[in-house]
RNA sequence: CCAUAUCUGUAGCCUAAUUCCCGGGCAGCCCAGCGCCUGGGAAGCGGAGGGCCCACCCGUGGGGUGAAUCUCGCAUUAGCGAGGGGGGCAUCUUUCAGCCCUAACCCGUCAGCUAACUUCGCCGGCACCAUGAAAGAGGCAGA
Numbered sequence: 001c002c003a004u005a006u007c008u009g010u011a012g013c014c015u016a017a018u019u020c021c022c023g024g025g026c027a028g029c030c031c032a033g034c035g036c037c038u039g040g041g042a043a044g045c046g047g048a049g050g051g052c053c054c055a056c057c058c059g060u061g062g063g064g065u066g067a068a069u070c071u072c073g074c075a076u077u078a079g080c081g082a083g084g085g086g087g088g089c090a091u092c093u094u095u096c097a098g099c100c101c102u103a104a105c106c107c108g109u110c111a112g113c114u115a116a117c118u119u120c121g122c123c124g125g126c127a128c129c130a131u132g133a134a135a136g137a138g139g140c141a142g143a
Stems, first nucleotide, its partner, number of pairs: 006143005012126003018043009044122006054112001061110001062107004069084006085102005091137007
């Protein structure tokens, strides 16, 4: 140094929403480091439009992002309740139980799928062990 085995410890969460590079600016002055803002680029992740073929209805318009919808009952002030379906819960997968969520926004009469191609986004909100058990599989650090 490499490989294998065992033991101990360890990793923030939702979301596509992350990482890196170059330039400029910020901070009494200068330099460096870190941080913040901004312009551009690359990779990665995510969305939309878009042929043939195939498929399909609407004008009571229709459609998109998203887990965020459907049915029934009550209220008829736009809500309430119940159930089904969908989503999240601390590395990952499956099973069981438990807890929680089921919003909001956008296009503007227009878009099914869709190769080539075109184009857009990378916000925001929380948490300090936050849910546990079983089986299996890994990452990092140490012995």
Record summary:
The RNA shown here (c-di-AMP riboswitch aptamer (ydaO/yuaA leader)) has 143 nucleotides and comes from a Chloroflexota bacterium. The model forms 92% of the base pairs in the Rfam consensus. The sequence was found by an Rfam model in a public genome assembly. Lineage of the source: Bacteria > Bacillati > Chloroflexota.